[in-house]
Background
Model confidence (mean pLDDT): 77 of 100. The RNA shown here (Bacterial RNase P class A) has 400 nucleotides and comes from uncultured Candidatus Sulfotelmatobacter sp. Its Rfam family is "Bacterial RNase P class A". Rfam classes the family as a ribozyme. Lineage of the source: Bacteria > Acidobacteriota > Terriglobia > Terriglobales > Candidatus Sulfotelmatobacter. The model forms 94% of the base pairs in the Rfam consensus.
């Protein structure tokens, strides 16, 4: 790291989907029994299919849909070595550098080799911060130490006090101002040299990260950017409860239908409002129903038509896809191209299950040297909901 996730048999069930029958509705045809054709329900029968490596976090990336949408800046988020893969990604492959453990080698720093990890771009714009400890955490500084000089002590070995020199050694930190060895000094010091690191400007190999040698330079610039911030590139929301169509009841809108004419009188802004009577219509209840009585309407209220919008409710979306599987080609690989074959859950808060039996593992307990035997117990994580690719996370137990 890859890969599988209890097996086989029975007996009842759950979801869906076909097949005939067996009721039941409709419509043709018949005089009728019945026939046919259609569609749904319903009942037993019979066949097929029916979770997962992760279906899980919803953390990235997209596919669809639907809402926005002149151009530009600001604001704000995420990404950040390099070169492929991809439809896309913050995956994935490859290769660079850099750490961390091992080992091998140097006198040592150092190299050199296997492996492992990973927010891996910038600290020489700027600002900020660096706890405790410590002399000093960035303007360098000086506890012990080391050395020099003068003094004072003196048992002459030295203690001691002032001044000065130095940063190797000690000690403090996560980190201490180049590292290692050799010279040097009074004692240090890149003060000097070699090697290692490093800064510069070219050179030379690479598409490129970068890498090599030689040349100048004693060395300048500590660490944080998963502070802030400069650069450089990408970015509109929402979500399948996305949306589309059908489309009751009952509220309410809106546009048209639907039976009045006569006399007469009040008011009046002179437009119209109203009252009362008589026919005449409409409608509704009552009787003794060709007809009577009576109640209410008659210009838009009820009522009838019809028209949109919305619910409820129904179909689609919805699974034939960046789709699985086997073989060949091209590529170090991801991964892409071809040939061939397959069809694998669709749904609405939600079916895939339970039970014997036998066997495999695993775990307890007795026996046995041991192999193995006999009992008993017993199988992780988890549960599709539009769909793909990824990453993360949970997982008894096997295989290689």
């Nucleotide at each position: 790291g890859a890969c599988c996730g209890g097996a086989c048999g029975g007996u009842c069930g759950c979801u869906u989907u076909c097949c005939a029958c067996g009721u039941u509705u409709g419509c043709u045809g018949g005089a009728a029994a019945c026939a046919g054709c259609a569609g749904a329900g319903c009942g037993g029968g019979g066949g097929g299919a029916g979770a997962g490596g992760a279906a899980a976090g919803u953390c990235c990336g997209a596919a669809c849909u639907c809402c926005a949408c002149a151009g530009g800046g600001c604001a704000g988020u995420g990404u950040g070595c390099c070169g492929g893969a991809u439809a896309a990604c913050g995956u994935c492959c490859g290769g660079g550098a850099g750490a961390g453990c091992g080992g091998a080698u140097u006198c040592a720093a150092g190299u050199c080799c296997g492996u492992u990890c990973g927010a891996c771009g910038g600290a020489a714009a700027g600002u900020g911060c660096c706890a405790c400890a410590g002399a000093a955490a960035a303007u360098a500084u000086a506890c012990c130490g080391c050395c020099c000089g003068c003094g004072u002590u003196u048992u002459c070995g030295a203690a001691u006090g002032c001044g000065g020199g130095u940063a190797a050694g000690g000690g403090u930190g996560a980190a201490a101002a180049g590292g290692u060895g050799c010279g040097g000094u009074a004692a240090g010091a890149g003060c000097g040299c070699a090697c290692c690191g490093c800064c510069g400007g070219g050179g030379c190999a690479g598409c490129a990260a970068u890498g090599c040698a030689a040349c100048g330079g004693g060395c300048a610039g500590g660490g944080c950017a998963a502070a802030c911030c400069a650069c450089a590139c990408a970015c509109g929301g929402a979500g399948c409860a996305a949306g589309a169509c059908c489309a009751a009841a009952u509220a309410g809108g809106a546009a048209g239908g639907a039976a009045g004419c006569u006399g007469u009188g009040a008011c009046u802004u002179c437009g119209g409002u109203u009252g009362c009577a008589g026919c005449a219509c409409g409608u509704g209840c009552c009787g003794g129903c060709u007809c009577g009585g009576u109640g209410c309407g008659u210009c838009a209220a009820a009522c009838c038509u019809u028209c949109g919008g919305g619910u409820a409710g129904g179909u689609c979306g919805c699974u034939a896809g960046a789709g699985c599987c086997c073989c060949g080609c091209a590529g170090c690989g991801a991964u892409g191209c071809g040939c061939g074959g397959c069809c694998c859950a669709g749904a609405g808060g939600a079916a895939u299950g339970a039970c014997c039996g036998u066997c495999c593992a695993a775990c307890c307990g007795g026996a046995g040297c041991a192999a193995u035997c006999c009992g008993g117990c017993g199988g992780a994580c988890a549960g599709a909901a539009u769909u793909c690719g990824g990453c993360u996370u949970a997982c008894a137990g096997g295989u290689c």